[in-house]
Context: one part of a larger RNA
Molecule: small-subunit ribosomal RNA, 3' major domain
Organism: wastewater metagenome
RNA sequence: UGACGGGGACCCGCACAAGCAGCGGAGCAUGUGGUUUAAUUCGAAGCAACGCGAAGAACCUUACCAGGGCUUGACAUGCCCCUGACCGACAUAGAGAUAUGUCUUUACCUUCGGGUACAGGGGACACAGGUGGUGCAUGGUUGUCGUCAGCUCGUGUCGUGAGAUGUUGGGUUAAGUCCCGCAACGAGCGCAACCCUUGCCUUUAGUUACUAACAGGUAAUGCUGAGAACUCUAGAGGGACUGCCGAUGAUAAAUCGGAGGAAGGUGGGGAUGACGUCAAAUCAUCAUGCCCUUUAUGUCCUGGGCUACACACGUGCUACAAUGGUCGGUACAACGAGAAGCAAGUCAGUGAUGGCAAGCAAAUCUCUAAAAGCCGAUCCCAGUUCGGAUUGCAGGCUGCAACUCGCCUGCAUGAAGUCGGAGUUGCUAGUAAUCGCGAAUCAGAAUGUCGCGGUGAAUGCGUUCCCGGGUCUUGUACA
Numbered sequence: 001u002g003a004c005g006g007g008g009a010c011c012c013g014c015a016c017a018a019g020c021a022g023c024g025g026a027g028c029a030u031g032u033g034g035u036u037u038a039a040u041u042c043g044a045a046g047c048a049a050c051g052c053g054a055a056g057a058a059c060c061u062u063a064c065c066a067g068g069g070c071u072u073g074a075c076a077u078g079c080c081c082c083u084g085a086c087c088g089a090c091a092u093a094g095a096g097a098u099a100u101g102u103c104u105u106u107a108c109c110u111u112c113g114g115g116u117a118c119a120g121g122g123g124a125c126a127c128a129g130g131u132g133g134u135g136c137a138u139g140g141u142u143g144u145c146g147u148c149a150g151c152u153c154g155u156g157u158c159g160u161g162a163g164a165u166g167u168u169g170g171g172u173u174a175a176g177u178c179c180c181g182c183a184a185c186g187a188g189c190g191c192a193a194c195c196c197u198u199g200c201c202u203u204u205a206g207u208u209a210c211u212a213a214c215a216g217g218u219a220a221u222g223c224u225g226a227g228a229a230c231u232c233u234a235g236a237g238g239g240a241c242u243g244c245c246g247a248u249g250a251u252a253a254a255u256c257g258g259a260g261g262a263a264g265g266u267g268g269g270g271a272u273g274a275c276g277u278c279a280a281a282u283c284a285u286c287a288u289g290c291c292c293u294u295u296a297u298g299u300c301c302u303g304g305g306c307u308a309c310a311c312a313c314g315u316g317c318u319a320c321a322a323u324g325g326u327c328g329g330u331a332c333a334a335c336g337a338g339a340a341g342c343a344a345g346u347c348a349g350u351g352a353u354g355g356c357a358a359g360c361a362a363a364u365c366u367c368u369a370a371a372a373g374c375c376g377a378u379c380c381c382a383g384u385u386c387g388g389a390u391u392g393c394a395g396g397c398u399g400c401a402a403c404u405c406g407c408c409u410g411c412a413u414g415a416a417g418u419c420g421g422a423g424u425u426g427c428u429a430g431u432a433a434u435c436g437c438g439a440a441u442c443a444g445a446a447u448g449u450c451g452c453g454g455u456g457a458a459u460g461c462g463u464u465c466c467c468g469g470g471u472c473u474u475g476u477a478c479a
Base pairs, nucleotide, nucleotide: 001479002478003476004475005474007473008472009471010470011469012468013467015463016462019427020426021425022424023423026318027317028316029315030314031313032312033311034309035308042053043052064304065303066302067301068300069299070298073127077126078125079123080122081121082120083119084118088103089102090101091100092099093098106117107116108115109114129293130292132291133290134289138287139286140282141281142280143278145276150189151188152187153186154185155184156165157164158163169180170179171178195270196269197268198267200238201237202236203235204234205233206232210227211226214225215224216223241264244258245257246256247255248254320420324379325378326377327376328375329374330373336367337366338365341360342359345356346355347354348353386417391412392411393410394409395408396407397406433455434454435453436452437451438450439449
């Protein structure tokens, strides 16, 4: 000087407390461990691994296993020889890779000998290749403490020196934020602001959006003329600064209350992550040193596996019901996506879906029905008209192909489950809870993920205690 303390002082955080909803019990989905297996590819491991890499494993992916093939190689550059192509179509053998055969099939220059370019085949060698090892050899990227308020430097001063001071102290703040004081005076990286979004207003512009006034028209609708008010869209501005008033304070910084205001003291949300810590994660995104491999640890193919199942754990979904289930009627969104696409409408079907097909590269058309809600009807507390697992049968869709191993529909079947032990998680407001909608990936395949809006709470006395963190101080046989 740090680190540590079941030392002290002060302060903060959904850390506790006060509340609300959960998890832990059930069924299923998904990840992991374990076990099994020819293989169940690999990585991730307290917080900070476990719906994680994977924004999507039937083949492919795929790295694993079995079997069948190749060895200058599936891919790159260089050399030599042969051919004229490459592409495309077909036949045969085979599980396919592959092999054989048939048809079709170049350009430029030319002294007509040939040469050049490109492509295919063959050959020898340099080499290719490796999702093989090492993240404890590395770059790059990332997590975490933590959006915590800290981490340092120059000069000066003090100390023999390691170092100290500044950065400590008194106040204050979300903040090393600011004020005052001070052997310090300044400065840098952080904080804040600048950026995006949302909330208010003005202005510009009105199409595909809008419709107040005027006119026309309809069964009805901005449907049409028209309009530029309103909504909205998207550009430019304004607006909030403790600016004003009062109190407290040290005449400061600031705090508390108030006015005006759409918004008040950082308005809400996001992006933004200092010096460093964990030999943290990643050699399987990529790059890369060294090591290993080279008729195999490379590469091609068929099939299988990653989907197994006495069990254990994590994360979710659905429930156990009446604030509910079922049936009928009826209302109101936002974000987004669309051409090998979204598909209105109509017809067929109980339905998944299929046939025909308008419109739309979209503020124009489509996906698009929002759902909870509201108005009625019914059920009457039961393992039920709750719950939907499981299983049987019959179908639909995607796709060469749904057996291993997809999703959906109809009929039948109708399991556990009556609110969950010890313990444990999230959340302070348009939040929790609850309700639906969209997108990426994607041929098909979400209860996951990322977004969007609808309805919309309860509680917060307080900081004694638990956890984590910051500042000062103290002790130390630790570095």